Predicted 3D model of RNase P RNA and transfer RNA as a complex of 461 nucleotides.
RNA sequence: UCAGACGGCCGGAUGGCUGCGCUCUCGCGGGCAACCGCGGGGGUGAGGAAAGUCCGGGCUCCACGGAGACACGGUGCCGGAUAACGUCCGGCGGGGGCGACCCCAGGGAAAGUGCCACAGAAAACAGACCGCCGGCCCGGGUCACGCCGGGUGGUAAGGGUGAAACGGUGGAGUAAGAGCCCACCGCGCGACCGGCAACGGAAGCGGCACGGCAAACCCCACCGGGAGCAAGACCAAAUAGGGGCGGCAGGCCGGGCAACCGGCAACGGCGUUUCCGCGGCGCCGCCCGGGUCGGUCGCGCGAGGCGCUCGGCAACGGGCGUCCCAGAGGAAUGGCCAUCCCUCGCUUCACCGCGAGGACAGAACCCGGCUUACAGGCCGUCUGACGCG
RNA sequence: GAGCCCGUAGCUCAGCGGUAGAGCAUCUGACUUUUAAUCAGGUGGUCGUAGGUUCGAUCCCUACCGGGCUCA
Numbered sequence: 001u002c003a004g005a006c007g008g009c010c011g012g013a014u015g016g017c018u019g020c021g022c023u024c025u026c027g028c029g030g031g032c033a034a035c036c037g038c039g040g041g042g043g044u045g046a047g048g049a050a051a052g053u054c055c056g057g058g059c060u061c062c063a064c065g066g067a068g069a070c071a072c073g074g075u076g077c078c079g080g081a082u083a084a085c086g087u088c089c090g091g092c093g094g095g096g097g098c099g100a101c102c103c104c105a106g107g108g109a110a111a112g113u114g115c116c117a118c119a120g121a122a123a124a125c126a127g128a129c130c131g132c133c134g135g136c137c138c139g140g141g142u143c144a145c146g147c148c149g150g151g152u153g154g155u156a157a158g159g160g161u162g163a164a165a166c167g168g169u170g171g172a173g174u175a176a177g178a179g180c181c182c183a184c185c186g187c188g189c190g191a192c193c194g195g196c197a198a199c200g201g202a203a204g205c206g207g208c209a210c211g212g213c214a215a216a217c218c219c220c221a222c223c224g225g226g227a228g229c230a231a232g233a234c235c236a237a238a239u240a241g242g243g244g245c246g247g248c249a250g251g252c253c254g255g256g257c258a259a260c261c262g263g264c265a266a267c268g269g270c271g272u273u274u275c276c277g278c279g280g281c282g283c284c285g286c287c288c289g290g291g292u293c294g295g296u297c298g299c300g301c302g303a304g305g306c307g308c309u310c311g312g313c314a315a316c317g318g319g320c321g322u323c324c325c326a327g328a329g330g331a332a333u334g335g336c337c338a339u340c341c342c343u344c345g346c347u348u349c350a351c352c353g354c355g356a357g358g359a360c361a362g363a364a365c366c367c368g369g370c371u372u373a374c375a376g377g378c379c380g381u382c383u384g385a386c387g388c389g
Numbered sequence: 390g391a392g393c394c395c396g397u398a399g400c401u402c403a404g405c406g407g408u409a410g411a412g413c414a415u416c417u418g419a420c421u422u423u424u425a426a427u428c429a430g431g432u433g434g435u436c437g438u439a440g441g442u443u444c445g446a447u448c449c450c451u452a453c454c455g456g457g458c459u460c461a
Base pairs, nucleotide, nucleotide: 001385002384003383004382005381006380007379008378009377010376012340013339014338015337016336017335018334020045021044022043023042024041025040026039027038028037029036030035047360051371052370054369055368056367057366058365059228060227061226062225072224073223074222075221076220077091078090079089080088081087092106093104094103095102096101107219108218112217113216114213115212116211129159130158131155132154133153135152136151137150138149139148140147167185168184169183170182171181186208187206188205189204192201193200194199232297233296234295235294242288243287244286245285246284247283248282251264252263253262254261255260268281270279271278272277304323305322306321307320308319309318310317311316341358342357343356344355345354346353390460391459392458393457394456395455396454399413400412401411402410407444415431416430417429418428419427437453438452439451440450441449
């Protein structure tokens, strides 16, 4: 210098003008008051993902003697971190890369069931198409043997198929062959050693048996009671309702001996601020209970942020100091200007100048993760190649 | 805030591990004076996208994208 790997961070900056939400406060006006209206001032106001809603929790209610089991769902190497997790950290094993480094749903296939298309002889308690081979039998041929064909049998070395073919190479051996035997390699079991463990190493033993698939059913281990802030709690309008006690009930109709019951109506009282009109109704007083519209709380001091320090390889944890940081209702966080910073286009040798633009997106109970989207930029560590000293 | 389903040819749908079909539509031919109907033949597919498991994926798993339904 070029090409890369990993980790962390930022997410336009400053100022002015003018709006919006929340909150505190001042003045004026209204109101008995609660409070309302108008005007002013102070403070504060999106994110790294606020997103998808894929996991885990807090919180709240419901159910339930404690605990467990069946079913269903999820997770799945080992150890640790954590409130918890399918997350994170550190290891192990496997795979990829020259390397820095990256990827892996990575328990069990000698419990059981199932699947393995096409091709191929054969696809799972193996099998025999071509080929190779000696004995025996039959036939042909020959003087006879050798020889040729068929049958019966042996073989798994060679051929060919497939993703996958029941160890590989070499030798000995044989009629031809074969772990049938031998050496090496591979494979299985493995005393013992190291490690908390996953796992690693390994004396020795075994002649080779045990194909693959569990993101197929399944087995094993572990986890999970259900619902979700429209959870839930409180207050609570009326010409809406329920219940109790006491008091007053004039008119008409029906029933009943009566107490009383049912119905109708307005001249009664209620609402509409008074009248008219309209509406609905037995009226008045006291008390109790539910609850709609609506209102208030839940609602942001929290597994909190930042700095220093200690322990730990790390995730993370302990201690000290410091800060308070949106929360409103279907929902505010916007717009303009100036200077600067980037990107693109035009022009120019270049500077200048002109024009356009500034990623993804946007809180709705909260928190920890994962995943996905994202213009542009900054910092650190490391690897490979080339060159120079 | 929760739960569920779907995406395959121009349209409507099958196919649920073995290399993708049916009906309609479209094109060509036959029949007919011509058209329709009928008959025969043909064309047409990134199986929504990207990864993974597997010898092999439309199918199994994961994450996205788009659409629809249900409940409070």
It holds a member of the Rfam family "Bacterial RNase P class A". Gene Ontology terms of the family: ribonuclease P activity, tRNA processing and dimeric ribonuclease P complex. The family's RNA type in Rfam is ribozyme. Model confidence (mean pLDDT): 76 of 100.